[in-house]
Context: one part of a larger RNA
RNA sequence: GAUUGAACGCUGGCGGCAUGCCUUACACAUGCAAGUCGAACGGCAGCACGGGUGCUUGCACCUGGUGGCGAGUGGCGAACGGGUGAGUAAUACAUCGGAACGUACCUUAUCGUGGGGGAUAACGCAGCGAAAGCUGUGCUAAUACCGCAUACGCCCUGAGGGGGAAAGCGGGGGAUCGAAAGACCUCGCGCGAUUAGAGCGGCCGAUGCCUGAUUAGCUUGUUGGUGGGGUAAAAGCCCACCAAGGCGACGAUCAGUAGCUGGUCUGAGAGGACGAUCAGCCACACUGGGACUGAGACACGGCCCAGACUCCUACGGGAGGCAGCAGUGGGGAAUUUUGGACAAUGGGGGCAACCCUGAUCCAGCAAUGCCGCGUGAGUGAAGAAGGCCUUCGGGUUGUAAAGCUCUUUUGUCAGGGAAGAAACACCGGCUCUAACACAGUCCGGGAAUGACGGUACCUGAAGAAUAAGCACCGGCUAACUACGUGCCAGCAGCCGCGGUAAUACGUAGGGUGCGAGCGUUAAUC
Numbered sequence: 001g002a003u004u005g006a007a008c009g010c011u012g013g014c015g016g017c018a019u020g021c022c023u024u025a026c027a028c029a030u031g032c033a034a035g036u037c038g039a040a041c042g043g044c045a046g047c048a049c050g051g052g053u054g055c056u057u058g059c060a061c062c063u064g065g066u067g068g069c070g071a072g073u074g075g076c077g078a079a080c081g082g083g084u085g086a087g088u089a090a091u092a093c094a095u096c097g098g099a100a101c102g103u104a105c106c107u108u109a110u111c112g113u114g115g116g117g118g119a120u121a122a123c124g125c126a127g128c129g130a131a132a133g134c135u136g137u138g139c140u141a142a143u144a145c146c147g148c149a150u151a152c153g154c155c156c157u158g159a160g161g162g163g164g165a166a167a168g169c170g171g172g173g174g175a176u177c178g179a180a181a182g183a184c185c186u187c188g189c190g191c192g193a194u195u196a197g198a199g200c201g202g203c204c205g206a207u208g209c210c211u212g213a214u215u216a217g218c219u220u221g222u223u224g225g226u227g228g229g230g231u232a233a234a235a236g237c238c239c240a241c242c243a244a245g246g247c248g249a250c251g252a253u254c255a256g257u258a259g260c261u262g263g264u265c266u267g268a269g270a271g272g273a274c275g276a277u278c279a280g281c282c283a284c285a286c287u288g289g290g291a292c293u294g295a296g297a298c299a300c301g302g303c304c305c306a307g308a309c310u311c312c313u314a315c316g317g318g319a320g321g322c323a324g325c326a327g328u329g330g331g332g333a334a335u336u337u338u339g340g341a342c343a344a345u346g347g348g349g350g351c352a353a354c355c356c357u358g359a360u361c362c363a364g365c366a367a368u369g370c371c372g373c374g375u376g377a378g379u380g381a382a383g384a385a386g387g388c389c390u391u392c393g394g395g396u397u398g399u400a401a402a403g404c405u406c407u408u409u410u411g412u413c414a415g416g417g418a419a420g421a422a423a424c425a426c427c428g429g430c431u432c433u434a435a436c437a438c439a440g441u442c443c444g445g446g447a448a449u450g451a452c453g454g455u456a457c458c459u460g461a462a463g464a465a466u467a468a469g470c471a472c473c474g475g476c477u478a479a480c481u482a483c484g485u486g487c488c489a490g491c492a493g494c495c496g497c498g499g500u501a502a503u504a505c506g507u508a509g510g511g512u513g514c515g516a517g518c519g520u521u522a523a524u525c
Stems, first nucleotide, its partner, number of pairs: 001525004006521005013373006019366002021331001026329003030326003035076003040073002043069002047067003050063006083284003093208006101201003106197002109194005114148001116146002123138006154163003168189006176183002210256003217247003222244008259281004263274004286307005309320004337363001339362003345359001346357004376406004386397004412461005420452001426445003429441003469514005474495003480509005490497002
């Protein structure tokens, strides 16, 4: 000099854009942060509508008939998104390679989607418990569950053969059948098997990756083989047997420290230091262990066990996990609101309408940082008054003020007022089709939808009106005098000042530097 997620002191007008627990991975009150689908299902607790009955005429009762829908079965999601950096020096990360793998949703292609069965929740009844919750019994549905049939692919094989699947739901309707439901046809969404792909993930190798030798030897599933087991998959990954190997001064082992990278800061560079925000990867979710479900987890807001802690209890037994967003206590020099909205972007579910989304977008707080603007402009010498100094002549503050003439950024008030929002839906054309239905196409048309926010921005009105401080002035280092003090009080980054004329302490006047900041402290180069 540059820099900072900074803090402290004094001061403080506005805007834009960023950033904001670096310390206790300390403990957490409260609310919210993952749901959705009735076009899978049986149903109907509640709401609304319709219908019926009684009538006291506006009330009661009944009624899944309709819109819908609590709880329940079922599907998909909950493995993403969000947080943190404890652990980890290599099962991580970065780069470059590899072969023995998996993959829900999406795309591509081929073939199917036939016919049956038995249950169970909800619900009813009965019972236990303070609660959390649980038990028995009876009824019922499905895209829940299980056989049978079939098998283009597929799997196994001793090549003969053997094995293995599915589910329906919704829209519409010309003819035919039917009393109707419907059959039937068609369109769409699904379901099963296989194929290829994309993206994603698992695994292996090489190279790089902090400090210490006042850590020199380490290792027995250890190193390799054979045969098994196991996994989606290679492998001592695990096991039995056999051999005695494997690593190490090119630093093994041990100990300490640490998430890694893109990058950030500095520097002419080489390098050095760092790894907040943003992006990629990894690890963790009260501590330790474990598996279940599932395409995917050994799962932050799932389960089980143990432990510590907190809470409820009828003392028998139960409940919990903010390193999600806010917020509280504590720690600390120190770090924000228990805000708004799903309008946009994205995600989950759904045919859709739509619902959910503390992701996200916004607002609030903080000079924490960067950038921009303002606190007025011109004129004005009687060089006013006052202050300070003085050699008492004067000098300086100083065109500074006042006065005069202007302007109105910002602020205040009033009026207007955005972009961010065009998609989906809907209508028309075309395709499909028996079809004016549904669907697709995106070819055309076109409605609604804004948290921010009456914000940005624009216009007008009055009026210099609403707005300057901080540090320093002995040398380094830009800037000096007076008074007070008297080795005292004090200053100080280094040299050093202060013991009676202190440009070095304190105050005043003046000056210098920076300026909504200025200094100090800490830290890096």

A computed fold for a 525-nucleotide part of an RNA from an uncultured bacterium, annotated as small-subunit ribosomal RNA, 5' domain. Model confidence (mean pLDDT): 84 of 100. Rfam family: Bacterial small subunit ribosomal RNA. The full RNA is in RNAcentral, with records from ENA and SILVA.